[in-house]
Molecule: transfer RNA
Organism: Candidatus Liptonbacteria bacterium RIFOXYC1_FULL_36_8
RNA sequence: GCCUCCGUAGUUCAACGGAUAGAACGUGAGCCUCCGAAGCUCAAAAUGCAGGUUCAAUUCCUACUGGAGGCA
Numbered sequence: 001g002c003c004u005c006c007g008u009a010g011u012u013c014a015a016c017g018g019a020u021a022g023a024a025c026g027u028g029a030g031c032c033u034c035c036g037a038a039g040c041u042c043a044a045a046a047u048g049c050a051g052g053u054u055c056a057a058u059u060c061c062u063a064c065u066g067g068a069g070g071c072a
Stems, first nucleotide, its partner, number of pairs: 001071007010025004018055001027043005048064001050062003
């Protein structure tokens, strides 16, 4: 330098082009308890960045960026 794959809550993962972008663990608050743990309830929290296509983009296209692998 070229090619392929990946990037979504704090973490690990979902999401036919159409849902309020969900789940588990974690975090915070409450209930419970003599105090904790466990259990129950509630809450906060995310689409790498910039354009394009589309009525509608996490999803499709392009460039960039970060990571992994391969070729040279």